């Protein structure tokens, strides 16, 4: 220098052919318990890496950039 993959909640990850984002763990509150843990119930938390474009509508399609990893030179 060239190519490919990944980037979504505090952490690990889903998200189909574009239709408005979810699971587990963690956190908070309550129940239970002499207390803690465990268990049960409820619940909070997202500019979907950044900036543009296409579209009635974008996590998803297109472009540029950034970060990490791998391969080639």
């Nucleotide at each position: 220098g060239g190519g490919c993959u990944u980037u979504u909640a505090g952490c690990g990850c889903a998200g189909c052919u574009g239709g408005u984002a979810g699971c587990g763990c963690a956190g908070u509150u309550g129940a239970c318990u002499c207390u803690u843990a465990a268990u049960c119930a409820a619940u909070u938390g997202g500019u979907c890496g950044u900036g543009g474009g296409u579209u009635c509508g974008a996590a998803u399609c297109c472009c540029a950039c950034a970060a990490a990893g791998c391969c080639c030179a």
Notes
The RNA shown here (transfer RNA) has 73 nucleotides and comes from a Candidatus Gastranaerophilales bacterium. Lineage of the source: Bacteria > Bacillati > Candidatus Melainabacteria > Candidatus Gastranaerophilales. It was read from a public genome assembly. Its mean pLDDT, the model's own confidence on a scale to 100, is 81.